[in-house]
């Protein structure tokens, strides 16, 4: 140089057009002499940027960023 993947909560990851979600972690509570386990609540997201399609976009289209893998 070309082609292909990926970017979503603090961590790993769901969510193929119709209210953005689980596990972990975090902070409260219930329990224990206390720790930790468990059980239970909250709280955390301009869905990688900028545009376009659509009544409606994480999700379709395009350009750019970045990590990766292949080819040469």
């Nucleotide at each position: 140089g070309c082609c292909g993947a990926a970017a979503u909560a603090g961590c790993u990851c769901a969510g193929u057009g119709g209210u953005a979600g689980a596990g972990c972690a975090a902070c409260a509570g219930u329990u224990u002499u206390g720790u930790a386990a468990a059980c239970u609540g909250u709280a955390g997201g301009u869905c990688g940027u900028g545009g376009g399609u659509u009544c409606a976009a994480a999700u379709c289209c395009c350009a750019c960023u970045u990590u990766c893998g292949g080819c040469u």
Model confidence (mean pLDDT): 83 of 100. Predicted 3D model of a 72-nucleotide RNA (transfer RNA) from a bacterium. The sequence was found in a public genome assembly. Rfam family: tRNA. Rfam classes the family as a transfer RNA. Rfam's curators write: Transfer RNA (tRNA) molecules are approximately 80 nucleotides in length.